[in-house]
RNA sequence: CCGAUCUGCACGGAGAGAGUCCGGCCCGCGGGCCGGAACGCCGAAGGCGCAAUUCCCGCCCGGAAACGCUCAGGCACACGAACGGCAGAUUGC
Numbered sequence: 001c002c003g004a005u006c007u008g009c010a011c012g013g014a015g016a017g018a019g020u021c022c023g024g025c026c027c028g029c030g031g032g033c034c035g036g037a038a039c040g041c042c043g044a045a046g047g048c049g050c051a052a053u054u055c056c057c058g059c060c061c062g063g064a065a066a067c068g069c070u071c072a073g074g075c076a077c078a079c080g081a082a083c084g085g086c087a088g089a090u091u092g093c
Stems, first nucleotide, its partner, number of pairs: 002092008011084002017039001020037007040075003046071001047069003053065004
């Protein structure tokens, strides 16, 4: 130098109802906040799966994914956020 793991950052970071109904609280009576329910929707924490797609690998088996599912999570801003960037520590060659 490079790889892996961990930590930190007022760094970047997508998608989808600021929807409906009910209850509580506040209010300047226009509305706002919190909780719940049913429906609609999203895919990039986590989780599950390998039927399709892609990769490991030319095939099978098996495994994996930014693929599929949508349990969890989310659907103005903010927060969070896979992943990326920067810095540090440990470790491997």
This is a predicted structure of a 93-nucleotide RNA (Glycine riboswitch aptamer) from a Pseudomonadota bacterium.
Its mean pLDDT, the model's own confidence on a scale to 100, is 79.
Taxonomically the source falls in Pseudomonadota (Bacteria, Pseudomonadati).
The sequence was found by an Rfam model in a public genome assembly.